[in-house]
Context: one part of a larger RNA
RNA sequence: UGACGGGGGCCCGCACAAGCGGUGGAGUAUGUGGUUCAAUUCGAGGCAGCGCGAAUAACCUUACCUGGGCUUGACAUUCACCGGAUAACGGCUGAAAGGUCGUGUUCCCUUCGGGGACUGGUGAACAGGUGCUGCAUGGCUGUCGUCAGCUCGUGCCGUGAGGUGUUGGGUUAAGUCCCGCAACGAGCGCAACCCCUGUCCUUAGUUGCCAUCAGGUUAUGCUGGGCACUCUAGGGAGACUGCCGGUGAUAAGCUGGAGGAAGGUGGGGACGAUGUCAAGUCAUCAUGGCCCUUACACCCAGGGCUACACACGUACUACAAUGGCCGGUACAGAGGGUCGCAAGGCCGCGAGGUGGAGCUAAUCCCUAAAACCGGUCUCAGUUCAGAUUGGAGUCUGCAGCUCGACUCCAUGAAGGCGGAAUCGCUGGUAAUCGCAGAUCGGCACGCUGCGGUGAAUACGUUCCCGGGCCUUGUACA
Numbered sequence: 001u002g003a004c005g006g007g008g009g010c011c012c013g014c015a016c017a018a019g020c021g022g023u024g025g026a027g028u029a030u031g032u033g034g035u036u037c038a039a040u041u042c043g044a045g046g047c048a049g050c051g052c053g054a055a056u057a058a059c060c061u062u063a064c065c066u067g068g069g070c071u072u073g074a075c076a077u078u079c080a081c082c083g084g085a086u087a088a089c090g091g092c093u094g095a096a097a098g099g100u101c102g103u104g105u106u107c108c109c110u111u112c113g114g115g116g117a118c119u120g121g122u123g124a125a126c127a128g129g130u131g132c133u134g135c136a137u138g139g140c141u142g143u144c145g146u147c148a149g150c151u152c153g154u155g156c157c158g159u160g161a162g163g164u165g166u167u168g169g170g171u172u173a174a175g176u177c178c179c180g181c182a183a184c185g186a187g188c189g190c191a192a193c194c195c196c197u198g199u200c201c202u203u204a205g206u207u208g209c210c211a212u213c214a215g216g217u218u219a220u221g222c223u224g225g226g227c228a229c230u231c232u233a234g235g236g237a238g239a240c241u242g243c244c245g246g247u248g249a250u251a252a253g254c255u256g257g258a259g260g261a262a263g264g265u266g267g268g269g270a271c272g273a274u275g276u277c278a279a280g281u282c283a284u285c286a287u288g289g290c291c292c293u294u295a296c297a298c299c300c301a302g303g304g305c306u307a308c309a310c311a312c313g314u315a316c317u318a319c320a321a322u323g324g325c326c327g328g329u330a331c332a333g334a335g336g337g338u339c340g341c342a343a344g345g346c347c348g349c350g351a352g353g354u355g356g357a358g359c360u361a362a363u364c365c366c367u368a369a370a371a372c373c374g375g376u377c378u379c380a381g382u383u384c385a386g387a388u389u390g391g392a393g394u395c396u397g398c399a400g401c402u403c404g405a406c407u408c409c410a411u412g413a414a415g416g417c418g419g420a421a422u423c424g425c426u427g428g429u430a431a432u433c434g435c436a437g438a439u440c441g442g443c444a445c446g447c448u449g450c451g452g453u454g455a456a457u458a459c460g461u462u463c464c465c466g467g468g469c470c471u472u473g474u475a476c477a
Base pairs, nucleotide, nucleotide: 001477002476003474004473005472007471008470009469010468011467012466013465015461016460019425020424021423022422023421026317027316028315029314030313031312032311033310034308035307042053043052064303065302066301067300068299069298073126077125078124079123080122081121082120083119084118088103089102090101091100092099093098107116108115109114128292129291131290132289133288137286138285139281140280141279142277144275149188150187151186152185153184154183155164156163157162168179169178170177194269195268196267197266199237200236201235202234203233204232205231208227209226210225213224214223215222240263243257244256245255246254247253319418323377324376325375326374327373328372329371336365337364340359341358345354346353347352384415389410390409391408392407393406394405395404431453432452433451434450435449436448437447
C1' cells in the first nucleotide's frame, strides 16, 4: 500500500422486510449428470455450466461408430513429362461411392515447328486435419457492475515504499455539485450528445383518413369530391429546478406549489472506466508450437448424436366453478411474403385437398385470444385433467422403421395446489391472454419481438446476500 475480520461509523441495491405469482410434489418437453453402447461426436461446470454453443440432428448437417472405397487427394498454387479441346450420354458391376467398357464432341493464335487457355494421367513440391495445447496467443465474450470508481502532470510532505490531490463539512442516482483544505490542474469513467416513446406546430396527402357536400347500395370510404381529423415521416417547439413559498451556510441542494402533455435523470434502449477471475472460446475465424501424412486426410452407405434403473436444472400442461363445454358478438400492435403469401368458391367430421382472384405490398394475404352476452354442467377423479396405448389418416420430403409434425375415432394414467428449501417482480411492472419473426423442405412447450387485460405492497434498514466511502486490528501478500 492492499486484502481480510462472526471490528466500528455512514450509505446503496427486489438484499431483507411488506406483498403478488411461482419452482421444489404430478405428467410431459428440453438440457445435463450417470449408466449403457460398436458409437451414444465435441465443448460449456458455483454465482457467471445445465431450452447453453444449437436462429431447427430422419438423409444432409456430422465432427462419432461399423462397413465399402481412395492416395497430389473433396480444395489452392506451381513445375516436368505424356496425352486430349472442354462437354454430354449409355451398358456392366455395386448398397452407394467407386470401378470398368463403350458411344460421342474437336476452341483460339500460328512463321505449320509449335504456342495459349481448358482438361485427363504419371511424377514432384505441396494440399488436408472439427488432431493437442484457451496455461503460448489475436479477436470476441461472460463476471464483479451501469457499481462510482481508476489514474496522470507539476508542486508539497516522507531516507524510502508511498502519501497528498481523491481526505474533511454538506449534497447527489453519480469522484454529482458546493464549501473548506499544500495543493493546483487534467484524463478515462458519471452525466449529456444518439435511437424509440409521451404533447403541440409545420410541410406533404397515396396505397392512409372521411368532418362537411353530392351520388349509390341489403351492406361497406363503395364512388365523385375533400386533406379538416386520424395516421404516415421529414423539419421544428417543448423541461432548464426556468418561476413562487419554505428550508439550508447567503452555497450546492432538499421540500411544497403554480403553469404544463410531461417535473426535477419524464419512461425505455444503445452505451460497460482501470482492472479481477492463467474465467470462456485453438470446434466461428485467425494463429505460434507439437503431432498425423496409403492416414488422425478424403468419398460413400447404414447406424449413432433420439439409448434408459435413476438424479438435477429450465419450461409447458394441469389439479378445476374467478372454471369446463356449446352458441353468439367485439377490439390490437409489430413483423413476413414472388423458388413466396394466398382470398371467395367446391370436396372432406378434421388435419388437409382442389382451384387460383389479389399481392414485388400503408393496397392483397389479415378472422387475435383472453374479454362480453346467453345456455349448460353442480363439486365428483367429474362434461376437471390430458399422459399412455390401439386403429384409421393428412402433409413435407428421394425417403418418416430406428427418428417428424398434425388430424379423426377409441382409450382416459398420474394429478386433490405440492416437505425441507428456493426464484422472479416496485407500474403499464407482476400476473394473465393471444399474435408475429428468425432458423426452416418439414419439425418449438425454446428464443427474440409485439400488442390486449391489468393488480397488491414497500412501516422501515435490526437481520441474510452483494457492493461503495472513511476508520481500526492483523503473525496474510
RNAcentral holds the full RNA, with entries from SILVA. Predicted 3D model of a 477-nucleotide part of an RNA (small-subunit ribosomal RNA, 3' major domain) from a metagenome. The prediction has a mean pLDDT of 85.